[in-house]
RNA sequence: GGCGGCGUAGCUCAGUUGGUAGAGCGUGGGACUCAUAAGCCCAAGGUCACAGGUUCGAUCCCUGUCGCCGCUA
Numbered sequence: 001g002g003c004g005g006c007g008u009a010g011c012u013c014a015g016u017u018g019g020u021a022g023a024g025c026g027u028g029g030g031a032c033u034c035a036u037a038a039g040c041c042c043a044a045g046g047u048c049a050c051a052g053g054u055u056c057g058a059u060c061c062c063u064g065u066c067g068c069c070g071c072u073a
Stems, first nucleotide, its partner, number of pairs: 001072007010025004019056001027043004049065005
């Protein structure tokens, strides 16, 4: 240099033939307990890497850029 994969919550990752974005762990609160832990209930937390394009509508489709990983010369 060429090709391919990945980028979504603090972390690990789902997701959708294009139509209100989720789980587990973690964090905060509650209830329970003499108290703590576990288990239970609730909540907060996201410009879906960035910028354009298509579309009534984009996390999803197209193009470019950036970052990480792999293959190849």
RNAcentral holds the sequence, with entries from ENA.
This is a predicted structure of a 73-nucleotide RNA (transfer RNA) from a Candidatus Portnoyibacteriota bacterium.
RNAcentral records the identical sequence in 2 taxa.
It matches the Rfam family "tRNA".
NCBI's taxonomy places the organism under Bacteria, Bacteria candidate phyla, Candidatus Portnoyibacteriota.